Notes:
The prediction has a mean pLDDT of 82. c-di-GMP-I riboswitch aptamer from Paenibacillus sp. BC26, 102 nucleotides, folded computationally. The sequence is in RNAcentral, with records from ENA. Rfam family: c-di-GMP-I riboswitch aptamer. Rfam describes the family as follows. GEMM was predicted in a large-scale screen for bacterial structured RNA regulatory elements. Gene Ontology term of the family: cyclic-di-GMP binding.
RNA sequence: CAUCGAUACUGGCAAACUUAUCGAAAGAUAAGGACGCAAAGUUAAAGGGUCUAAUGUCCGCUAAUAAUGAAGUAGCGAACGAAUGACAGCCUGACUGCCGAA
Numbered sequence: 001c002a003u004c005g006a007u008a009c010u011g012g013c014a015a016a017c018u019u020a021u022c023g024a025a026a027g028a029u030a031a032g033g034a035c036g037c038a039a040a041g042u043u044a045a046a047g048g049g050u051c052u053a054a055u056g057u058c059c060g061c062u063a064a065u066a067a068u069g070a071a072g073u074a075g076c077g078a079a080c081g082a083a084u085g086a087c088a089g090c091c092u093g094a095c096u097g098c099c100g101a102a
Stems, first nucleotide, its partner, number of pairs: 004100002012037002017032006035089001041095003046092003049087003054084001056080002059077005
C1' cells in the first nucleotide's frame, strides 16, 4: 500500500413506529425512536429491478343549460395502460472516505 474487517479505538448513520409539513400517490423533509449498517456517504441522466399513476384512454352515475334526446362541459366512481414521479437501507457499476487487530 492492497485485500480484509475485531466483543479494539474515535466518532458516524438510523428501519419499523409516532407527530408535523409537502405531495394525487409512491415517497420526501424535520423532531422523537433504534431494526440494523464499515460505506446505511454521493450517483436514479451508468445498467438492471421495485413502487406509485397525477396526466391519458374508456365506461358508469350525477349536475347545470334544454320539451326530450344526443353532444360537449363539470364533479364523483371503476377499469386499462403508461414516468415526465420515486426508492442508493434491492443488486451490479462509478466516485469519495474514518480506524487498523488477525